[in-house]
RNA sequence: GGAGUCGGCCGGGUGGCCGCGGCCCUCGGGCCGAGGAAAGUCCGGACUCCACAGGGCAGGACGCUGGGGAAAUCCCAGGCGGGGCGACCCGCGGAAAGUGCAACAGAAAGCAGACCGCCGCCCGAAGUCGGAAACGACUCGUGCGGUAAGGGUGAAACGGUGAGGUAAGAGCUCACCAGCGUUCCGAGCGAUCGGAGCGGCUGGGCAUACCCCGUCCGGAGCAAGACCAAGCAGGAGGUAGGGGCGGCCCGUCCGUUGCCUCCGGGUAGGUCGCUAGAGGCGAGCGGCAACGCUCGUCCCAGAUGGAUGGCCACCGGGCGCCCUCGUGGCGCUUACAGGAUCCGGCUUACAGGCCGACUCCCAGG
RNA sequence: GGGCGCUUAGCUCAGCUGGCAGAGCGUCGCCCUUACAAGGCGAAGGUCGGGGGUUCGACUCCCUCAGCGCCCA
Numbered sequence: 001g002g003a004g005u006c007g008g009c010c011g012g013g014u015g016g017c018c019g020c021g022g023c024c025c026u027c028g029g030g031c032c033g034a035g036g037a038a039a040g041u042c043c044g045g046a047c048u049c050c051a052c053a054g055g056g057c058a059g060g061a062c063g064c065u066g067g068g069g070a071a072a073u074c075c076c077a078g079g080c081g082g083g084g085c086g087a088c089c090c091g092c093g094g095a096a097a098g099u100g101c102a103a104c105a106g107a108a109a110g111c112a113g114a115c116c117g118c119c120g121c122c123c124g125a126a127g128u129c130g131g132a133a134a135c136g137a138c139u140c141g142u143g144c145g146g147u148a149a150g151g152g153u154g155a156a157a158c159g160g161u162g163a164g165g166u167a168a169g170a171g172c173u174c175a176c177c178a179g180c181g182u183u184c185c186g187a188g189c190g191a192u193c194g195g196a197g198c199g200g201c202u203g204g205g206c207a208u209a210c211c212c213c214g215u216c217c218g219g220a221g222c223a224a225g226a227c228c229a230a231g232c233a234g235g236a237g238g239u240a241g242g243g244g245c246g247g248c249c250c251g252u253c254c255g256u257u258g259c260c261u262c263c264g265g266g267u268a269g270g271u272c273g274c275u276a277g278a279g280g281c282g283a284g285c286g287g288c289a290a291c292g293c294u295c296g297u298c299c300c301a302g303a304u305g306g307a308u309g310g311c312c313a314c315c316g317g318g319c320g321c322c323c324u325c326g327u328g329g330c331g332c333u334u335a336c337a338g339g340a341u342c343c344g345g346c347u348u349a350c351a352g353g354c355c356g357a358c359u360c361c362c363a364g365g
Numbered sequence: 366g367g368g369c370g371c372u373u374a375g376c377u378c379a380g381c382u383g384g385c386a387g388a389g390c391g392u393c394g395c396c397c398u399u400a401c402a403a404g405g406c407g408a409a410g411g412u413c414g415g416g417g418g419u420u421c422g423a424c425u426c427c428c429u430c431a432g433c434g435c436c437c438a
Stems, first nucleotide, its partner, number of pairs: 001361010012315007020033005035336001039347002042345005047221004054250004059217005064078005079092005093212002098210002100206002115151002117147005123141002126139005159177006178202001180199008225272004234263006242254003279298008316334007323326001366437007375390004384421001392408005414430005
């Protein structure tokens, strides 16, 4: 100098004028007023109602180990596998519990199979060679059998290399290596790793197919739910015991005439829930870290057709043009987006900029 | 605000225990007819809403984003 990986942060500032929402009061003012994602609603909770949320089946979610956390498809640290030269990134229970799937190609696709090839035997007659002949050797064809070295198909073909062995071959045998099972030793809380011995030689892939194992889950959602005010008109059908209970069963509770479905009528008002909280900031301590503990300090939106906007000046950032190249002038521009019960995560969108750690390549010292 | 569903040819829809993407209508060409319609034969036309993952292989299974529609006071 170039290329790249990971993590964190900012995302305009100050002043003036005119406005908007909430609270307070001495009625003139004071204080506060969007975000890192407020978004998607993909997860998990708090809270409210259904009974106090019970048992079983069904159904759903998650899944290496340890820790954190209220919980989680969350976070941190580690393990194993895969990718990358590397920084680093991605994935994660079980495939010897069972069922199932693998199109096309190929001989054969799951404890398989034999197309070409290789080899043995029987038979045949044709050819060549040798021979006086009998016959022998080689080549060829058919049939029976052996084989899994080699070829070829596929995403995937039942270990790899070498030697022995054989008619030809083959873990058939042996040596080394890879993998699996098992016994023991060592390290680690553990996932797992390292080492030694033995064994048969090899029993592949997909659970993001059904499933098995383990853990967890009752349902609905602030338009939950409670109260006040205003207004109206009931009718039809079903059920005998009904309802809470949402798919089913049990159990239990409520309650007495109710409950369910459909059609029709009325109201589109107010108050509470409604914001002080798993809260923010700072310091110390413990921990590799996520995070926890202690102390101090602060109060930081509560709207309901839904407030946080507009203009001006100066200072910033970016881009373009110009020149007298400077600490210049002029013009344009400044993202994504906006609370609606609240909180913790994940994911997605984002003009421009800053910081930190690290890797690879080239050149020079 | 909260809860659900859908997206496949120009239009309306099938296709799902993963294995070459189909039907009807429409379009185009030919036949039939004097001509048109109907009818017959044939053809074209697909990023399966976008992206990523699992798998040998994805319209289908999983994740994420976008668009459209429905319900709840």